[in-house]
Context: one part of a larger RNA
RNA sequence: GCCGGCGAGUUAUGUUAACAUGCGAGGUUAAGUGGAAAAAAACGGAGCCGUAGGGAAACCAAGUCUUAAAUGGGCGAAUUUAGUAUGUUGAUAUAUACCCGAAACCAGGUGAUCUAUCCAUGAGCAGACUGAAGCUUAGGUAAAACUAAGUGGAGGGUCGAACCGUAGUACGCUGAAAAGUGCCCGGAUGACUUGUGGAUAGCGGUGAAAUUCCAAUCGAACCUGGAGAUAGCUGGUUCUCCUCGAAAUAGCUUUAGGGCUAGCGUGUAGUGUUAAGCAUUGGGGGUAGAGCACUGAAUAUGGAAUGGCGGCGCCUAGCUGUACUGACUAUAAUCAAACUCCGAAUACCAGUGUGUAUUACUAUGCAGUCGGAAUAUGGGUGAUAACGUCCGUAUUCGCGAGGGAAACAACCCAGAUCGUCAGCUAAGGUCCCAAAAUUAUGUUAAGUGAGAAAGGUUGUGAGUUUUCAUAAACAACUAGGAUGUUGGCUUAGAAGCAGCCAUCAUUUAAAGAGUGCGUAAUUGCUCACUAGUCAAGAAGACUUGCGCCAAUAAUGUAACGGGACUAAACAUAAUACCGAAGCUACGGGUAGUGAUAAACUACGUUAGAGGAGCGUUCUAAUUGCGAUGAAGUUAAACCGUGAGGAUUGGUGGAGCGAUUAGAAGUGAGAAUGCCGGC
Numbered sequence: 001g002c003c004g005g006c007g008a009g010u011u012a013u014g015u016u017a018a019c020a021u022g023c024g025a026g027g028u029u030a031a032g033u034g035g036a037a038a039a040a041a042a043c044g045g046a047g048c049c050g051u052a053g054g055g056a057a058a059c060c061a062a063g064u065c066u067u068a069a070a071u072g073g074g075c076g077a078a079u080u081u082a083g084u085a086u087g088u089u090g091a092u093a094u095a096u097a098c099c100c101g102a103a104a105c106c107a108g109g110u111g112a113u114c115u116a117u118c119c120a121u122g123a124g125c126a127g128a129c130u131g132a133a134g135c136u137u138a139g140g141u142a143a144a145a146c147u148a149a150g151u152g153g154a155g156g157g158u159c160g161a162a163c164c165g166u167a168g169u170a171c172g173c174u175g176a177a178a179a180g181u182g183c184c185c186g187g188a189u190g191a192c193u194u195g196u197g198g199a200u201a202g203c204g205g206u207g208a209a210a211u212u213c214c215a216a217u218c219g220a221a222c223c224u225g226g227a228g229a230u231a232g233c234u235g236g237u238u239c240u241c242c243u244c245g246a247a248a249u250a251g252c253u254u255u256a257g258g259g260c261u262a263g264c265g266u267g268u269a270g271u272g273u274u275a276a277g278c279a280u281u282g283g284g285g286g287u288a289g290a291g292c293a294c295u296g297a298a299u300a301u302g303g304a305a306u307g308g309c310g311g312c313g314c315c316u317a318g319c320u321g322u323a324c325u326g327a328c329u330a331u332a333a334u335c336a337a338a339c340u341c342c343g344a345a346u347a348c349c350a351g352u353g354u355g356u357a358u359u360a361c362u363a364u365g366c367a368g369u370c371g372g373a374a375u376a377u378g379g380g381u382g383a384u385a386a387c388g389u390c391c392g393u394a395u396u397c398g399c400g401a402g403g404g405a406a407a408c409a410a411c412c413c414a415g416a417u418c419g420u421c422a423g424c425u426a427a428g429g430u431c432c433c434a435a436a437a438u439u440a441u442g443u444u445a446a447g448u449g450a451g452a453a454a455g456g457u458u459g460u461g462a463g464u465u466u467u468c469a470u471a472a473a474c475a476a477c478u479a480g481g482a483u484g485u486u487g488g489c490u491u492a493g494a495a496g497c498a499g500c501c502a503u504c505a506u507u508u509a510a511a512g513a514g515u516g517c518g519u520a521a522u523u524g525c526u527c528a529c530u531a532g533u534c535a536a537g538a539a540g541a542c543u544u545g546c547g548c549c550a551a552u553a554a555u556g557u558a559a560c561g562g563g564a565c566u567a568a569a570c571a572u573a574a575u576a577c578c579g580a581a582g583c584u585a586c587g588g589g590u591a592g593u594g595a596u597a598a599a600c601u602a603c604g605u606u607a608g609a610g611g612a613g614c615g616u617u618c619u620a621a622u623u624g625c626g627a628u629g630a631a632g633u634u635a636a637a638c639c640g641u642g643a644g645g646a647u648u649g650g651u652g653g654a655g656c657g658a659u660u661a662g663a664a665g666u667g668a669g670a671a672u673g674c675c676g677g678c
Stems, first nucleotide, its partner, number of pairs: 001678006011095013026049003032043002053060002063075004098236002101233001105226006116200009125190001127159003130155001134151006163187003168183004202218001204214002211220001239613006249262005263369002265366007277354007289342001290340002295336003299332005307324001308322005372397010402413003417588004422584003428578003431563003437575001439573005449565001455549003459546010476533005482506003487501003512527001516525002589603005614667001616664010632651005638645002
C1' cells in the first nucleotide's frame, strides 16, 4: 500500500410538540396483592393532571389584588369549557450521552542491579626519566656559614602501556551498535581507577552546577487508581428516491474561529387578497449638479484708510514722496465632506386603483447560519496602490452543471425532471487544427493586428482654409546684385558683417548704410532683390483616420491558443450559416392546483427541514422450499427511478425462505482508525 473483518446519535428518567388509540368533566393508577414455567387478567384511588381564579401571604372567590377608599387600574370569569392515560416520533434537561484524541491534576504504591553523591571493606597502576629534604666524606672556619663529590629517593613531577577518558576527523546513520568503529588525542601515585555490600525517593533525592542524573523516560520518574478527567479544538460519522431550501447580517457577550435573541430556511394548522410589481394622487428632504448671498479659502487690476520708510518744515502743526504694508471697496475670474441665495433624477413613506403567486399574515415543531468572495457602481481609508481594507446598491460564485473567454469559482450567454443519431437560436464565431462565409466597400505595410506614456514624426488616407501662379508661379540653371560711402561714433584697425547711433539719398529691370561665411583690417564667397531660360501647378496653417520611434530580463519561441495570414488585420454594411443541458418537437416520470377529470404549473442544489421506501440479524403467527441438492460462491444480454429483486447454468454439500407484524449490537471508503492476510 491493497484486500477482508470490526468501527460512531444509544439507554434510563423528566419536560414539551405532533400523531395514534382508549375514556371523557373527567382521565389514570404507583408500590403492592394475585396467578405462575414465564406471563396476562383481576384487585389496589395512596398519588398525579384537569374541572377557578386573584393575592407575597393570611384570606376571599366569578371574582380578587392594589388602597384609608377606589366612578380607577392589574390579573381573571362571561360572550366560545377539554381534558387525561398509554404508545410512537421530533427536540430538550440530567446522566460518559455520536465516536476517537490531549498536554495536565490528584491519591496510593514501586524503583539508586543504570546513574549522582556518600559510607564500609577489598583490589589495581609494565617500563623509562628527573633527582627535593636529610645524611656521609673531603675542603673550609675559632666555631659556624659556605663549597665540592657521593649517598638518598621527594613530587595532585616528566615520557609512556594496562586502566580511565573522549578534543579532532573519516566512516557508520532501514548501523555490526537505540551512541559504535578506524586514525589521532587527554590523564595515567592521584581531587586516580575499580569489585562487593550499604545509604539518600518524586511537593523528593543527588549535583566540582549542565536543569545534570534518579533503570534507553526527567523544568519534576515509573505503576495502578480517580477516569470513559476535560477539550467553545482537529479528524471521522456507514442504504435509496422524492418536495422545499438558507446564512456568512444586527444587538449583547473576559466576546471576536464560541454562544444567546432577532433576521433568512423548513414542516403542521389557520386567516383569506392581505405580498411584490404597475398606475395615479399626496408628502418630507438638502444628495448629484450649480452657485458665491453666509462661513472660510484664493487670483489679477483700479481706488484706498491705517501703519512703515524718506524729504521739506521753528523739527511743532502740517505738507509731500514711495518698486513697502494693503483693512475696506469696485470690476473680472475661481474653490469647499464638516459653505448654501438655489436644487434635481432616483429612492423612501402614505392613500386609492389594479394585481395573484409555492404571496402575505397568525400560532406552533425543527433547524442551519454569525470566517464570505469577485465583478460593476456611489463613497471613506490607502498613494484617485493592492486579488488591500471598511460601508451602500446590484449581480454571480458560495450551493450552479451547460456554451463562450486557449486553459481560467466570481466576466459574457444561459438556470441541467428523464429519454431521442430531430429542429431554432444566445453569447461567441464561420482559412486549417475545429462545426459554420476564403461575403462587399474602404484603411493599414507596421506582422500594426497580437502589451505601454510623455514627447517626437516631410509614413500615408480624408476634410477645411490662406497665399502665389500662362500678365509664367515653385525648384534648377545663366547673368546682375551698383553709386554717395571706408555713413557717423568707437577703435591699434572697425571698410555692409566686434560694439553704439542713425538707417537717408542716387542710378536702376533690380540691388539692405546689408542674410550668413570670411579677413588683423581690406580683398573674397553668398543672400535679399531683379532679368533671362524652362513650363503647370507651388508653398503654408488647421481638423481627423490608420501607422512609425520612444520599447530592456532572467529554462525555450513565450505579449494571435497553434499553424499560418497582407487578410484569415482594422473600420463600415448587408445577407447566410454554425453554435448550449436555453427554446421548440415527440414520448415517459414525480409533485402541486383542480373535482379524483381535462388542463395548467413546477421539478439545479451545500448547511438544513419534511415525506416515502430498500436491505441486514433476531422474534411471533401463517405458509413454503431442500440430497431429483439448502446457504454460500461464480457467470449471464432479465425486472425495478433507486436502495435492490428474480431466473438459469457451474460450484458447493445441509439447511433456507415468503407474507403480516414486532425488536434492533441494522447498512463504511475515508477517522496519520483497530485486527488479520498478502

Large-subunit ribosomal RNA, domain II from Mycoplasma collis ATCC 35278, 678 nucleotides, folded computationally. The coordinates come from a structure-prediction model, not an experiment, and the mean pLDDT is 85. The organism belongs to [Mycoplasma] collis, within Bacteria. It matches the Rfam family "Bacterial large subunit ribosomal RNA".